[in-house]
Molecule: small-subunit ribosomal RNA
Organism: uncultured prokaryote
RNA sequence: AGAGUUUGAUCCUGGCUCAGAACGAACGUUGGCGGUAUGCUUAACACAUGCAAGUCGUACGUGAAAGCUUCCUUCGGGAAGUAAGUAAAGUGGCGCACGGGUGAGUAACACGUGGAUAAUCUACCCGAUAAUCCGGGAUAACAUUUCGAAAGGAAUGCUAAUACCUGAUAAGCCCACGAUGUCUUCGGACGAUGUGGGAAAAGGUGGGGACCUUCGGGCCUGCCGUUAUCGGAUGAGUCCGCGUCCCAUUAGCUAGUUGGUAGGGUAAUGGCCUACCAAGGCAACGAUGGGUAGCUGGUCUGAGAGGAUGAUCAGCCACACUGGAACUGAGACACGGUCCAGACUCCUACGGGAGGCAGCAGUGGGGAAUUUUGCGCAAUGGGCGAAAGCCUGACGCAGCAAUACCGCGUGAGUGAUGAAGGCUCUUGGGUCGUAAAGCUCUGUCAGAGGGGAAGAACCUCCUAUCAUAUAAUACAUGGUAGGCUUGACGGUACCCUCAAAGGAAGCACCGGCUAACUCCGUGCCAGCAGCCGCGGUAAUACGGAGGGUGCAAGCGUUGUUCGGAAUUAUUGGGCGUAAAGAGCAUGUAGGCGGUUUGUUAAGUCUGAUGUGAAAGCCCCGGGCUCAACCCGGGAAGUGCAUUGGAAACUGGCAAACUAGAGUUUGGUAGAGGUAAGUGGAAUUCCGGGUGUAGCGGUGAAAUGCGUAGAUAUCCGGAGGAACAUCAGUGGCGAAGGCGGCUUACUGGACCAAAACUGACGCUGAGGCUCGAAAGCGUGGGGAGCAAACAGGAUUAGAUACCCUGGUAGUCCACGCCCUAAACGAUGUCAACUAGACGUUGGGUUCAUUAAGGAACUUAGUGUCGAAGCUAACGCGUUAAGUUGACCGCCUGGGGAGUACGGCCGCAAGGUUGAAACUCAAAGGAAUUGACGGGGGCCCGCACAAGCGGUGGAGCAUGUGGUUUAAUUCGAUGCAACGCGAAGAACCUUACCAGCCCUUGACAUCCUGGGAACUUUGUAGAGAUACAUUGGUGCCUUCGGGAAUCCAGUGACAGGUGCUGCAUGGCUGUCGUCAGCUCGUGUCGUGAGAUGUUGGGUUAAGUCCCGCAACGAGCGCAACCCUUGUCCUUAGUUGCCAGCACGUAAUGGUGGGAACUUUAAGGAGACUGCCGGUGAUAAACCGGAGGAAGGUGGGGAUGACGUCAAGUCAUCAUGGCCCUUAUGGGCUGGGCUACACACGUGCUACAAUGGUCGGUACAGAGGGUCGCGAACCCGCGAGGGGAAGCCAAUCCCAGAAAGCCGAUCUUAGUCCGGAUCGCAGUCUGCAACUCGACUGCGUGAAGUCGGAAUCGCUAGUAAUCGCGAAUCAGCAAUGUCGCGGUGAAUACGUUCCCGGGCCUUGUACACACCGCCCGUCACACCAUCGGAGUGGGUUGCACCAGAAGUAGAUAGCUUAACCUUCGGGAGAGCGUUUACCACGGUGUGAUUCAUGACUGGGGUGAAGUCGUAACAAGGUAGCCGUAGGGGAACCUGCGGCUGGAUCACCUCCUU
Repeated sequence: AGAGUUUGAUCCUGGCUCAGAACGAACGUUGGCGGUAUGCUUAACACAUGCAAGUCGUACGUGAAAGCUUCCUUCGGGAAGUAAGUAAAGUGGCGCACGGGUGAGUAACACGUGGAUAAUCUACCCGAUAAUCCGGGAUAACAUUUCGAAAGGAAUGCUAAUACCUGAUAAGCCCACGAUGUCUUCGGACGAUGUGGGAAAAGGUGGGGACCUUCGGGCCUGCCGUUAUCGGAUGAGUCCGCGUCCCAUUAGCUAGUUGGUAGGGUAAUGGCCUACCAAGGCAACGAUGGGUAGCUGGUCUGAGAGGAUGAUCAGCCACACUGGAACUGAGACACGGUCCAGACUCCUACGGGAGGCAGCAGUGGGGAAUUUUGCGCAAUGGGCGAAAGCCUGACGCAGCAAUACCGCGUGAGUGAUGAAGGCUCUUGGGUCGUAAAGCUCUGUCAGAGGGGAAGAACCUCCUAUCAUAUAAUACAUGGUAGGCUUGACGGUACCCUCAAAGGAAGCACCGGCUAACUCCGUGCCAGCAGCCGCGGUAAUACGGAGGGUGCAAGCGUUGUUCGGAAUUAUUGGGCGUAAAGAGCAUGUAGGCGGUUUGUUAAGUCUGAUGUGAAAGCCCCGGGCUCAACCCGGGAAGUGCAUUGGAAACUGGCAAACUAGAGUUUGGUAGAGGUAAGUGGAAUUCCGGGUGUAGCGGUGAAAUGCGUAGAUAUCCGGAGGAACAUCAGUGGCGAAGGCGGCUUACUGGACCAAAACUGACGCUGAGGCUCGAAAGCGUGGGGAGCAAACAGGAUUAGAUACCCUGGUAGUCCACGCCCUAAACGAUGUCAACUAGACGUUGGGUUCAUUAAGGAACUUAGUGUCGAAGCUAACGCGUUAAGUUGACCGCCUGGGGAGUACGGCCGCAAGGUUGAAACUCAAAGGAAUUGACGGGGGCCCGCACAAGCGGUGGAGCAUGUGGUUUAAUUCGAUGCAACGCGAAGAACCUUACCAGCCCUUGACAUCCUGGGAACUUUGUAGAGAUACAUUGGUGCCUUCGGGAAUCCAGUGACAGGUGCUGCAUGGCUGUCGUCAGCUCGUGUCGUGAGAUGUUGGGUUAAGUCCCGCAACGAGCGCAACCCUUGUCCUUAGUUGCCAGCACGUAAUGGUGGGAACUUUAAGGAGACUGCCGGUGAUAAACCGGAGGAAGGUGGGGAUGACGUCAAGUCAUCAUGGCCCUUAUGGGCUGGGCUACACACGUGCUACAAUGGUCGGUACAGAGGGUCGCGAACCCGCGAGGGGAAGCCAAUCCCAGAAAGCCGAUCUUAGUCCGGAUCGCAGUCUGCAACUCGACUGCGUGAAGUCGGAAUCGCUAGUAAUCGCGAAUCAGCAAUGUCGCGGUGAAUACGUUCCCGGGCCUUGUACACACCGCCCGUCACACCAUCGGAGUGGGUUGCACCAGAAGUAGAUAGCUUAACCUUCGGGAGAGCGUUUACCACGGUGUGAUUCAUGACUGGGGUGAAGUCGUAACAAGGUAGCCGUAGGGGAACCUGCGGCUGGAUCACCUCCUU
């Protein structure tokens, strides 16, 4: 410090997720030791048991027992002493308000910080002053009696005090009064010397020389205690400034409320309380209400600013079963006190009682989850005490827990036969791996034995001594020295010795992020997953294993917080299009504000002082062996307060200025607004005239109108609405918006030149005004248009688009509504920062006869553009640049601008405006493709122009379907269907039925035996089985070997079984289309672009020119084959012109090498030449010559790639599957089935023909298991026969159409030949299923073929025959070749199809066979409403009123004091009044849960209906509004461009 994830890829925006750190944690798994910390976060739920607050006999009165000793004894026991003035209870004092626990409540002066207290208190402690006098009456304990189950009382009697009380005395204490005075806000306050009044006490104990004594003591003295007062310290109370969570869908709250006066009350101020008076107080700087929460030092995180948090430790607060209340006291409204009420638990004799672990342990419960009913007061601290001492679950320790942090160990060195074994494997190896074993060492921890601290300082006591005090050497206090004594932890830390590598390693992960890879299993299953995602038979992602990586006594997971996240942005973000500028103005509060001077010192800056507790963090040093941990010091604590100073800036005050703003004067332009009037054109309607059959409307029609006279045309009239041309990115207005003309009233702007005011300004939360269209209300008006509606069309349907009608509405007046794509998707104001070119209004200067003009300036309004900005597009003085001021708004998509609530509205609805749930994206700009019922250019038998077909018939053949035991399998739009198959009767053959075999029909290895092989017979459908015959071979180094057969054994064979979506190879297709790319450079943030685009041209990315490109590669072309012309060479089996021989005839023969031809090599054609066009180019057009002319014709040749195209059944091959079968053999059957549908063909329908007779001319092939001549037989298929030929020699082999004649004469025929019958031929083991051919006979459909559709541009189509492969034969009419005869047409590119290039739009990228919307149906989830129902909290009104306090009191009772002895004062009880908790009633508010039913929403695998959107998405889309409709949606009105295309206008650039 970043990374993953939206896309085909890119940049941006933006969310989600991860890597880090942390925890009072929990869970899973594993677990050696020690140190230091920490340990109910949930039920402030309920608690058994024990302990947690007592102490003092030096305040007081009482006062045991066991035991022991002695004595007596009737042996039962008794007495005395001691225990002991002890235990125990009681009176009294002090403490119990500390310490310890918890966080329920509390949003508050509770807390933090800083102040105030002149408005206060403070026991114990310290210092000081002065005292501690004289009396009195009771009472508990105790005793007796008594009530009660108990807890607890009651009565009578006795007694003490440092308990209680009267009195005396007392000041600088308290109260009242207060002169001369001081201050004054004239109300009053303070107040010396003073005067008057008032308030106190208690003793205990040690010692003691005189004196006194009732022998207790007095008295003196020391210590402790007590009283009064002052001061200090400590602690506490109260008040104030500032800070302190969320919600405005909580906006108004308040009656003791706010203030005053008087009084009460308190330690003390105060409405704290009461009476009276006034009407205030708080609040947008957030009152009131609701929710949540103890606050802080700190802790975690972070670079910081911040954010989260408030366990342990420390400070403060609050609470103690729940609620209320007071008492005592210095202090409480009191955790281990009291009273009352309530709930709960326990005891009970039923009458009554007892209790409060949020103290320490512990129990139950809750929960994911949190310890021992331990030891000790040795240390530290606390209470009491004079002290010893006692008490102390505070505390110190131990125990449990890997809960956290820190440290240590589980060994070290050496060791390659790289052991065994595991895993993997290409079988060679690799890896675990120096790892192990082995050898040599060491000894931490744990274990055993031994030694052994520090923590202890006191206090007390003893001895000695000094000082103080004193009458004193007693006593006491303080000090010094010595001695005795105190350890829970614990025989612990630590040290020494011994033995032995011996006892001590796991967890997670290994697709990317993220370090680490292979095998097996599984097969969208099981499962994983933090995000992206993995798994559908080769999973580095699941499970296991081997290996590896990371951390390590832990490791992972889960949860939470911060970080990363600049993802709430103060530091440090944004708002044209991504979320985001309010529709526009005006203006209140607020914020901000021109120039100069002076002053002030609030802000600001600086210094000082106080404070900012300790602990913690940081730095330095020190102590535990180190560290964690602990100790000491420092720094810091960014803050607050007080105070001194400075005066630039901001603010305040005062004075001035004119540059901002405004006023006055004179002009100018304008659809600015309102009202009234008025004009012409047009539509419609009405009346009349002319006139006749149609009009109207559409893609085409129909509804509609019209013979009752329409449309058309002329004249006249009525009425409403809107204002053509001018008209213009022209004008005006804040926006919405504004358009004939005239008048009236009126707002604003601009220009020019002077004068005046003197900051009067800018923005603007709330508020308020205006605000298109639609819509609403009332009343008018209504020509045209036109939601709804009706009808007609279209359509599968058409609730639409189109047509005919048509109502609200559109118009006016008044009143509402308040929303729009209210848009420049750009808030307002101000300043600054190059220009160029238009245009509107004004002005100045120049020039000018005029029209027109030039330069400058100012205010608008446009286009292009520099710098700069921007993610890009783009913006660019009219900023989206650089800055300032203020306001509004945004924070992932959906849910949703929805629900609920509030406000507004007559309604429609508007405004404000969530959550649950769900997804990992949604989005912007640009790029490359693809696509478009977008555009431009171009090509192709693509269309058109032609010729001939298919589709109709019969047959052949293939396919689908059906059938079947099987009809084997594959191919399925073009690019499957006369395809694999260039030959299914058996075989083929893979299919079916049946019968057989199991190392196998085939390959290799091993063992044993036999030559191999073969004859015949029997059985069987055959495979096969049995019997039988012949046969002993070849090589040899003499051991044996090779080949072959049989048997056995196991490795293995075998598979046309599966997967073409695991593959190789091969092939099809786009397409023989002209494309597809690269290097360097340049441009762009980038994907990418450029080159390859543009202007021409070509068959062509062919070539030329231009150009930020320059070059290059694969394709094109050419090179290759063939054909067309010529030449050279060579002549056999081919040829024969000339010469010769010969024949009936024939190159038959000699010979020839001319020709044809054969087959080798060359020549030739290149836009080379001429003319024209073109840009002087490329090229095109025409011509000459030439056998051939513009690639001459044909072929081979197929770029990068696309289709998971085809093929596992040609072959090869991974994986999987079968192994007496999915392998192998055999017989028979099937692949040939047949209602039907389709493709491809053949033959036809006839006269351009059929039939008959005669007759002419090819090319290319094939042939020895072959072609097979002549000749003979047969009507023929064919048979016999055998010559020749391994082929330019022989054979197949007769070419046919054609030509010459004859006949048929338009008919189902002398056309056509299917079908069927009979008879034959050939092949073959075998023609039944199931061959071909021949002869005779039979003679079907069919008379040129609907919609639709195919081929072909020249030696082509059409037509005619010939050959070959496969092959015994044949389904061949197929396929591949060969030649013969031999046309027509192309104006042209509008349209259909396919393709290429450029451009445009896109929500597509699996790429339009794309994407995608809504209703309906089903399942699940959360949620709104809902008759209601049940809880919580709370307001108001009323009832009620325990305990307690205060007031009153006439009843009852009463020791201290007074008394005139009657009583009184005072007190208590009782009664009563006020306040008040619990409780109750009524009525509201709010919140939670639940609810028949219901609304929409979300998510789901392949459901249904349509196709709304994305391309001009097939009616451009969208916004607002209104109506309508199963649903997307449709229509009306107004608006927007975030609409394609074409044209026009204007402007700009070149």